Notes
Model confidence (mean pLDDT): 84 of 100. A computed fold for a 702-nucleotide part of an RNA from an uncultured Lachnospiraceae bacterium, annotated as large-subunit ribosomal RNA, domain II.
Context: one part of a larger RNA
């Protein structure tokens, strides 16, 4: 992993609310008692509650009462309807119908209880450990062999004596070397180990603040500690064991049979509150009423979008200028001046969520004739669940006119919605699945092939595989259109030929001669034309060109904007940006057309259920809408175990197993054979240890 078996809303009291029953203006007994059974039941008890009246703190009063002095007013109750009567409101009499509780039982939620199950990390109280290990404390024990050669001593030497000095000689040391012991510093292996800490090869200490052996001593907020929060029995920032104890867990997880109806939030407010709650919305059931939404028109309220510059404010250009700055003025002044700054005005031209002289469109608020729609709505009372939402459009904000970003608002889907389509793909497009049909039509989206349907028709455009990812810029790509120049008095493009003269223009300059620079005329002649010169060139000249004319040549050429569909701009890590193959008069792209395919849409046929109407006493029948669901609300069933009543089976064969082609809509039920060997079943009731697949569930097992 898997299988089997156990495993989670239970029971008490309390009040509420629904229904279901006794009884009934009543309604019920508790405690206790008596009788009495096997187990139960009868019965007595009336204390006490609840109702029948209420008002006041309360004495009390009472259909009224409190409040005050108050027969005044008010607060609270008091049941409707007539008729009469007083001073309207209203208030008094009469008259008639009125006005139900309560005890239990069943469901549901709720409260007190462990309250739907399993889990703490802890906290407290009483105990039991120092046979591990800290450290004392007593009483034992242990430490191969070598090395060093302290102090003291002795002889000599040496002194005045001493000191010292050599040679012994002695043998100190938390002294050296290195086994037993102890130690744990490197490494290797080990790592579901030979081992819950070892093993290999080195390494350290080994006479000492040494090792070890026995027997004491010290206890949990407390010992013990050459001090690590380290030991305290493989447990330590607080042992370990019962017990309080089912601690607490706004947390995680799990929570067992069927089908039917309806159907959700992830919003506000408040909260030591933000992954929790509580009250509102949004759901569902009862019961009651009878209204509720659109929509045409009327009426209304407001200040967005857009404008706008009239107000606030913000930004420029110009005019015109207080004012100030600077020069000039004889120290100050006056006063003159000013290629500065510049208020307030003036013109043109702007910009604003927190500007407005103006202003829609929508949306909202009311009325509502008709007209749709057909319980959508309102009230009351029960049960909830939901407070993390996501993406996509559109108007915003926040951010970087970033995010699969964050915040609110309007729709929409998902969420809780399955089928088609986007290759795949919650949140896009199309469509809302009751159940069955080897019937049909369509939706998006698609018809060369994978793959269901057109190698479809008509006209264009792409050549890049563009289609099949991208921007700013960039290009005699290509098709279309608009407009202008020039052209038979011959353009444009090419060839053929000219392209001179004053002149080397002047002035510079080492030179400047068209062609370094400046500077002027933009000269003048001769011409069909020809610049004081377009570009190369030379030191400077020369040289070669162009503009510009002339022959050839014959029919279009040149520019500038627009619009269509391409190029280039284009570096990325598993395998190429159509889902693939492959597509180029297309199987691309733009307009059009005609077919066809396509889904759990719609249509048909059959079947079943719900609700609503009609018919009926019902059973039912008929018609007609309806029948996705999570969390949650209601409804109706199935199955197990025990007990009551009734009725049956059963050694001629009971339960439980095995096998099978019946039968219900489902839980599920039966028939048969087999096997087994003694107990079942079915009807009506009542009552639960009542239904497994999940809880790193438990116990067995493989």
């Nucleotide at each position: 992993u898997c299988c089997g078996g156990c495993g989670a809303g239970u029971u008490g009291c309390g009040g509420a609310u629904a229904c279901u029953g006794g009884c009934a203006a009543g309604g019920u007994u508790a405690a206790g008692g008596g009788c009495g059974u096997a187990a139960a039941g009868c019965c007595c008890g009336g204390a006490g509650c609840c109702g029948c009246a209420g008002g006041g703190a309360a004495a009390c009063c009472a259909g009224g009462u409190c409040u005050u002095a108050a027969c005044a007013g008010g607060g609270c109750a008091g049941a409707a309807a007539g008729a009469a009567c007083u001073u309207u409101c209203a208030g008094u009499u009469c008259u008639u119908u009125a006005c139900a509780g309560u005890c239990a039982g069943u469901a549901u939620a709720c409260g007190c209880a462990g309250a739907c199950c399993c889990g703490a990390a802890a906290c407290c109280g009483g105990g039991u450990g120092a046979u591990c290990u800290a450290u004392c404390c007593a009483u034992g024990u242990c430490c191969a062999g070598g090395a060093u050669g302290a102090a003291g001593u002795u002889g000599c030497c040496g002194u005045a004596a001493a000191a010292g000095g050599c040679a012994g000689u002695g043998g100190a040391g938390g002294u050296c070397c290195g086994a037993a012991c102890g130690c744990a510093c490197a490494u290797c292996c080990g790592u579901u180990g030979a081992a819950a800490a070892g093993g290999g090869u080195g390494g350290c200490g080994a006479u000492g603040a040494g090792g070890u052996g026995u027997g004491g001593a010290u206890a949990g907020g407390g010992g013990a500690g050459a001090a690590a929060u380290u030991c305290c029995a493989a447990u330590c920032g607080a042992a370990c064991c019962c017990g309080g104890a089912g601690a607490u867990a706004g947390c995680u997880g799990g929570u067992u049979c069927u089908c039917c109806c309806c159907g959700a939030a992830a919003c506000a407010g408040c909260u030591u509150u933000a992954g929790g709650g509580c009250u509102g919305g949004c759901c569902u059931c009862a019961u009651g009423g009878g209204a509720g939404u659109c929509a045409a028109a009327u009426g209304g309220a407001g200040g967005u979008a857009g404008a706008g510059c009239a107000c606030u404010g913000a930004a420029u250009a110009c005019c015109c200028g207080c004012g100030g700055g600077g020069g000039c003025g004889u120290c100050a002044a006056a006063g003159c001046u000013u290629a500065c700054c510049a208020a307030a005005g003036g013109u043109u031209a702007u910009c604003a969520a927190a500007c407005u002289c103006c202003g829609a469109a929508u949306g909202c608020c009311a009325u509502g004739a008709u007209g749709a729609u057909g319980c959508u709505c309102c009230a009351u009372g029960g049960g909830a669940g939901u407070c993390a939402g996501a993406c996509u459009g559109c108007a915003c904000g926040a951010g970087a006119u970033a995010a699969g970003u964050c915040g609110g608002g309007c729709a929409g889907u998902c969420a809780a919605g399955a089928g088609g389509g986007a290759a795949a793909a919650a949140g896009c497009c199309c469509a809302g699945a009751c159940c069955c049909g080897c019937g049909g039509c369509u939706a998006a989206g698609g018809c060369c092939c994978c793959a269901a349907a057109g190698u479809g028709c008509g006209u264009g455009u792409u050549a890049a595989g563009u289609g099949g990812a991208a921007a700013a810029g960039g290009a005699u790509g290509u098709g279309g259109g608009a407009u202008u120049u020039c052209g038979a008095a011959g353009a444009c493009a090419g060839c053929u030929a000219g392209g001179a003269u004053g002149u080397u223009g002047g002035c510079u300059c080492a030179g400047a001669a068209g062609c370094a620079g400046c500077c002027a005329c933009a000269c003048a002649u001769u011409c069909a034309a020809a610049g004081a010169g377009u570009g190369c060139g030379u030191a400077a000249c020369a040289g070669c060109u162009c503009a510009c004319u002339a022959g050839c040549c014959g029919a279009g050429a040149g520019g500038u904007c627009c619009c269509g569909c391409g190029c280039c701009g284009a570096a990325a890590a598993u395998g190429u940006c159509c889902g693939g193959g492959g597509c180029u008069g297309a199987a691309a792209c733009a307009c059009g057309c005609c077919g066809c395919c396509g889904a759990a849409g719609c249509c048909c046929g059959g079947g079943a259920g719900u609700c609503u109407a009609u018919g009926g006493a019902g059973a039912c029948a008929u018609a007609g809408a309806c029948u996705g669901g999570u969390a949650g609300g209601g409804g109706a069933g199935c199955a197990u175990u025990g007990c009551c009543g009734g009725c049956g089976c059963g050694c001629c064969g009971a339960a439980g197993c095995c096998g099978u082609a019946c039968c219900g809509a489902a839980a599920g039920g039966a028939g048969c054979g087999g096997u087994g060997g003694a107990g079942c079943g079915c009807c009506g009731g009542g009552a639960a240890g009542a239904g497994a697949g999940a809880a790193u569930g438990c116990c067995g097992g493989a």
Record summary
It matches the Rfam family "Bacterial large subunit ribosomal RNA".